[in-house]
RNA sequence: AGAGUUUGAUCUUAGCUCAGGAUGAACGCUAGCAACGUGGAUAAGGCAUGCAAGUCAAGCGGUCCGCCUUCGGGUGGACAGCGGCAAACGGGUUAGUAACACAUGGAUUACGAACCUCAAAGACGGGAAUAACUUGCCGAAAGACAAGCUAAUACCCGAUGGUCCUCAUAUUUUACUAUAUGAGGUAAAGAAAGUUUUUACUUUCGCUUUGAGACCGGUCCGUGGCCUAUCAGCUUGUAGGUGGGGUAAUGGCUCACCUAGGCUAUGACGGGUAGGGGGCGUGAGAGCGCGGCCCCCAACAGAGACACUGAGACACGGGUCUCACUCCUACGGGAGGCAGCAGUCGAGAAUCUUCGGCAAUGGGCGAAAGCCUGACCGAGUGACGUUGCGUGGCCGAAGAAGCUCUGCGGAGUGUAAAGGCCUUUUGCGUAAGAAGAACCUGCUUUGCAGGUGACGUUAUUACGCGAAUAAGGGGGUGCUAAUCACGUGCCAGCAGCAGCGGUAAUACGUGAUCCCCAAGCGUUAUCCGGAUUUAUUGGGCGUAAAGCAUCUGUAGGCGGCCAGGUAAGUCUUUGGUGAAAGUUCAAGGGCUCAACCUUUGAAUUGCCACGGAUACUACUUGGCUAGAGGGCGUUAGAGGCUGGCGGAACCGACGGUGGAGCGGUGAAAUGCGUUGAUAUCGUCGGGAACACCGAAAGCGAAGGCAGCCAGCUGGGGCGACCCUGACGCUGAGAGAUGAAAGCGUGGGUAUCGAAGAGGAUUAGAUACCCUCCUAGUCCACGCUGUAAACGAUGGACACUGGCUAUUGGUAGUGUCGACCCUAUCAGUGGCGAAGCUAACGCGUUAAGUGUCCCGCCUGGGAAGUACGGCCGCAAGGCUAAAACUCAAAAGAAUAGACGGGGACUCACACAAGCGGUGGACCAUUGUGGCUUAAUUCGACGAUAAGCGAAGAACCUUACCAGGGCUUGACACCCGUUUGAAAAUCCUCCGAAAAGAGGACUUCCACAAGGCAAACGGGCAGGUGCUGCAUGGUUGUCGUCAGCUCGUAUCUUGAGACGUGCCGUUAAGUCGGACAACGAGCGCAACCCUUGCUCUAUGUUUUAUGUGUCAUAGAGGACUGCCCGAGACAAUCGGGAGGAAGGUGAGGAUGACGCCAAAUCAGCAUGGCCCUUUGAUGCCCUGGGCUGCACACAUGGUACAAUGGCCAGUACAAUGGGUUUUGCAAUAUCGUAAGAUGGAGCUAAUCCUUUAAAACUGGUCUUAGUCCGGAUCGAGGGCUGCAAUUCGCCCUCGUGAAGUCGGAAUCGCUAGUAAUCGCGGAUCAGCCACGCCGCGAUGAAUAUGUCCCUGAGUCUUGUACUCACCGCCUGUCACGUCAGAAGAGCUAGCAGUACCCGAAACUCCUGUUUCGGCAGGAACUAAGGUAAGGUUAGUAAUUAGGACGAAGUCAUAACAAGGCACGGGUAGGGGAACCUGUCCGUG
Repeated sequence: AGAGUUUGAUCUUAGCUCAGGAUGAACGCUAGCAACGUGGAUAAGGCAUGCAAGUCAAGCGGUCCGCCUUCGGGUGGACAGCGGCAAACGGGUUAGUAACACAUGGAUUACGAACCUCAAAGACGGGAAUAACUUGCCGAAAGACAAGCUAAUACCCGAUGGUCCUCAUAUUUUACUAUAUGAGGUAAAGAAAGUUUUUACUUUCGCUUUGAGACCGGUCCGUGGCCUAUCAGCUUGUAGGUGGGGUAAUGGCUCACCUAGGCUAUGACGGGUAGGGGGCGUGAGAGCGCGGCCCCCAACAGAGACACUGAGACACGGGUCUCACUCCUACGGGAGGCAGCAGUCGAGAAUCUUCGGCAAUGGGCGAAAGCCUGACCGAGUGACGUUGCGUGGCCGAAGAAGCUCUGCGGAGUGUAAAGGCCUUUUGCGUAAGAAGAACCUGCUUUGCAGGUGACGUUAUUACGCGAAUAAGGGGGUGCUAAUCACGUGCCAGCAGCAGCGGUAAUACGUGAUCCCCAAGCGUUAUCCGGAUUUAUUGGGCGUAAAGCAUCUGUAGGCGGCCAGGUAAGUCUUUGGUGAAAGUUCAAGGGCUCAACCUUUGAAUUGCCACGGAUACUACUUGGCUAGAGGGCGUUAGAGGCUGGCGGAACCGACGGUGGAGCGGUGAAAUGCGUUGAUAUCGUCGGGAACACCGAAAGCGAAGGCAGCCAGCUGGGGCGACCCUGACGCUGAGAGAUGAAAGCGUGGGUAUCGAAGAGGAUUAGAUACCCUCCUAGUCCACGCUGUAAACGAUGGACACUGGCUAUUGGUAGUGUCGACCCUAUCAGUGGCGAAGCUAACGCGUUAAGUGUCCCGCCUGGGAAGUACGGCCGCAAGGCUAAAACUCAAAAGAAUAGACGGGGACUCACACAAGCGGUGGACCAUUGUGGCUUAAUUCGACGAUAAGCGAAGAACCUUACCAGGGCUUGACACCCGUUUGAAAAUCCUCCGAAAAGAGGACUUCCACAAGGCAAACGGGCAGGUGCUGCAUGGUUGUCGUCAGCUCGUAUCUUGAGACGUGCCGUUAAGUCGGACAACGAGCGCAACCCUUGCUCUAUGUUUUAUGUGUCAUAGAGGACUGCCCGAGACAAUCGGGAGGAAGGUGAGGAUGACGCCAAAUCAGCAUGGCCCUUUGAUGCCCUGGGCUGCACACAUGGUACAAUGGCCAGUACAAUGGGUUUUGCAAUAUCGUAAGAUGGAGCUAAUCCUUUAAAACUGGUCUUAGUCCGGAUCGAGGGCUGCAAUUCGCCCUCGUGAAGUCGGAAUCGCUAGUAAUCGCGGAUCAGCCACGCCGCGAUGAAUAUGUCCCUGAGUCUUGUACUCACCGCCUGUCACGUCAGAAGAGCUAGCAGUACCCGAAACUCCUGUUUCGGCAGGAACUAAGGUAAGGUUAGUAAUUAGGACGAAGUCAUAACAAGGCACGGGUAGGGGAACCUGUCCGUG
């Protein structure tokens, strides 16, 4: 100090999350020791038991027990009681309290005070009781009662008395302030010791009065510190006064009377929460959060009320009463209060021992010894925290074993272990053993002696033993240090956020290894930080959240120039205070160090006080005119209100003409019209709005304002002077105005027109379109108070370059005048310097630079909603949340993609043509489906479907059934054995494979070895899976013209530029211009074929020469030439010549990439799976891949006369052919397929090989035919082990559908389409009508780009980026969750009114044995009744909300989203929405 996360990427905004520190913590795993700290945070819930406040015999009487006794007594101890002091401290807790409770600083001339200190004075004389005790007596107990006796430092009276108190007088004072005088009132207690014969005296401790002090308290005041306005008004002892009472003391503290005040937006009153501070945590700080331990203060003591005693209490371990609870009881009545220390139950995630001691420190009492002390000192318990120590040290392999990984070589664990040497902190054992002790007692008293330790079996030290007793937790995808293997397969699971997991998971689980910390480590919770994410330091508001709809103005805030005064703010000197502890710093000290403890100093940002300064602010006084305002003159204007007038259009009524339609739409229909419409002319009536002018114009605060004239009226600009003299700016509340729609009452109603009706459209059409039409639209008065009320930009002032247009004014030059021009002021626009901005953009009309004031924002949704309040007739408006939910939502810009956006361009894309498919048949082929034991597999829009397959009868073959084999049909290696086995032949069995038997034969070399086989072991094998793990190959866009890079430049950046623009091209082809300049892959060219010519050669050709043939090479075409167009360019149009002309034609050639496109079955290949005796391997036989209701695709043949049939006659080219298997001629036979036979040919030589259509002649004459040939029958031929499933061909016979094909759709632009035949691969044969080639004959059409499809470039919009097959809205259905409303019900809280009313204080009355007792009054806690308030909980049900891989209905939005969208309002509709009206452009 930052990081992750919105996007395809970017910048910004914004939230969420993380890394740090902390804790009185808890939980999980783990755990050796010590020191110091710390531990009931929840139920201020209930408590068994023990202890926590007593002491004094030197105040008093008495009782008991000792010792001594001279028997008189002396002396010591203990004890209940009277009396004194203490018990108001110490200890606990934080319920209440928002308050003078606390903090800080003051005040007390308005106060108190026991113990302590000092000073002054005093202590005289009397008296009556009472407890204890004794007796009686009541009660279960607790506890009482009566009678009698007695003492005091208990109580009372008198005396004295002062600087005490009260009153009076006089003087005095600001003041009953002080002084003086007088009158009245008020004190006391003794005890012990000593001296002493007693009296008495001395000392000490006490006692009384007064004053002062110390310490401690009471009271008052300034200032400071929580949330809430969805709490805005509160208050009757209330505010003040007079008088009385009361108190230690001021005071409405209390009472009587009088006055009617007092508080409050600087937040009263109410509600919620909370003890406050020193301090603690965090933070750079400012701050934010907290208030446990320790210290100070406060409050409380089961809940509530009350007083008594006392110096002090309204009293934790005192009292009285009420209530709740618990306990005892003889039922009559009693007892109790752990928020003291331990401990127990309960609730809870959770918090310790019913310990030791008064040795120390401190407290109470006492003269003292001493007693008491759960304060305290210690120990125990909990890793709860902090700190320290240890779990060993050194050596020890190029490195054991095990485990893990592996590229199989090795690597890691790892000097780690083992092993050797050493040490002993710690541990165990033995022994020794402190400090903490100050003090007390005694005595022979400058001192001596004795005694006092809970902790403590302590700390510490010595010796002995032995590496011995001692390591875990979390993590390893990024943030964030640290990675591999296996298992799992969107499962199980992980997760703080982003996110992992769907078969190769560094993210799950396990192992190995690594990283971090370490007696701990993680998790959870909470706080601060990071978060400048509430912004004082230190943020924003045009579009991201955010400027009030606009103005007027109250409080408040801020405010021009000069001078004087004051000194509140401000600055400063000094003083006081800021407790201690703590923190920080400086210098030290003590525990072995540290934590911890401790000494000294500083600081402690604050408050108060006396002085000083006076620039600024403030206050005050006086002045000024630059701000502001007024007067005067002039001026523009749809500024406002009222009245009147006008023409056009529209509608209606009447009349005339006229005669069939009109109207409306994309097209129609509803509608109107022969009862005369529409059209046209005339007259009359009506209401609303004002064309042209008219504009980026003008006016107004905004909303808004438009015919003309008149009246009334507001504001502004300009000009020159005069006047006032800061009168100003802003503006919380408040008030006024405020489009449209809407509401109320009454009018009016021409047009338009929500709702409604009808017609269309549509799958539907509650819409868009059409015909009607009601509210409304208009007027008056009243209400409503909202808009995208927008410049999405609050107001005011000042400053900071310009150019240009326009409106209004003034001045100047000039003119006869006007316009123009120049200057200036005020407005309204455009473009732009600097600057600002996330960018877009803004830019003197700021979103620039500054000042002042106001309003508003703080993630998205829920929601501008609920509840509450205010306003409204209603509709509704204003104010305004939370639960819950998400990790985003959003702005601007960028690159793409897309658009039922635009522009330009291209293509057999359309159009123009020619021919087809779709209809028929096909035992033609492929696919789906069905079937099946199997019908093997793959391919699925274009880019699957005559595709893989250029040949399924067996084989192929991968499928099925059955039969067999298991180191295997095939490869390599090792070991052992054999040198034969296998092969060949024969026999048996069998469907075959296989098996059994026989015959034959006995390898090369002979040393090793090789070779082969058998057995055994490693291994083979797999057309099994994954094309979404891959290589390679291929399809497609597309032979479309694109796709990129380097450098430079621009931008915060993604990115842009280059490659955009103007022309041009088939082309990112070329030219020009240009912040670009170059380059690469593509285009083109180079390559092949072909067309023309020439040369050379000649196997073939030819009788020869030859060459139209073949081979090889060369030439030729380049916009080269001419004319025109064009920017003089590129290029285009035309022409000449030429075989060929603008790429001559065709082919090969396929950029970056897209489709997780296709292929694991062509091949290769990672991973996974099968491998045994029932294999997913291998062999074999048979079957299947050919199965057939049907659907699709591609073809073939046809439907005929441009034809069929018969006869005759022509003209090709590409190819193929014998390894032993080929092509095969002549000839013969057969109707033919074919057979016999075999010349020739290893091929320009021979064969295939008669090409067919064509042409000539004949016939058929429009018909299911002399068309068509399916189907079926019979007989043959060929191949092959084998044609049944399941081949092809021939002959004869048979002779189906079909008469040119619906919607739709395909190919083709020239030697092309169409038609015709020929050849080849595969191949024994062939299901080939397929595919690949070859030639023959040989067209039509294109004016072109409006449309369909596809593509390219530029541009535009976008809410898309998985990219429109996108995104996305709402209802409905289902599930879950939270909140709201809800007849009510329940509980709490705070009050109000009334009733009742304990104890106590005060007062009154009566009575009295003067102690009291009885009764009453007032006041009051608790309780009761009633009506409300408020806060929670709960509830049938209701409405909405949020969320939920694959539900329903639509398609509202995003592109012109297919009706542009949105805001306000109103109506309507399953729903998104639709429509009317006004407004915005987002």